[in-house]
RNA sequence: UCCGGGAUCGUCUAACGGCGAGGGCACCGCGCUCUGAACGCGGAGGUCGAGGUUCGAGUCCUUGUCCCGGAG
Numbered sequence: 001u002c003c004g005g006g007a008u009c010g011u012c013u014a015a016c017g018g019c020g021a022g023g024g025c026a027c028c029g030c031g032c033u034c035u036g037a038a039c040g041c042g043g044a045g046g047u048c049g050a051g052g053u054u055c056g057a058g059u060c061c062u063u064g065u066c067c068c069g070g071a072g
Base pairs, nucleotide, nucleotide: 001071002070003069004068005067006066007065010025011024012023013022018055027043028042029041030040031039048064049063050062051061052060
C1' cells in the first nucleotide's frame, strides 16, 4: 500500500429496512433474611465519527478512525 472481516449499555451478546434497540452477567434500589448469599420485583445505562439513500437506517452506499486476518 492492497484485499477481506469487525466496532451496539461497564462486559458479553441479539435485532427480514418497520424499533419504543432486546437479553445474560455486573451495578443501583426495594422485598425476603437475625445478617449476608441465593431468590423475587423494579431501575439506570448503548448503535465508532462524518456525510448520503429512504416515508423510515444499528441494518444499505461513500468516506474517516481503530481492531483482527491475509497478500505484497
Source information
A computed fold for a 72-nucleotide RNA from a Gaiellaceae bacterium, annotated as transfer RNA. The RNAcentral record of the sequence draws on ENA and MGnify. RNAcentral records the identical sequence in 2 taxa.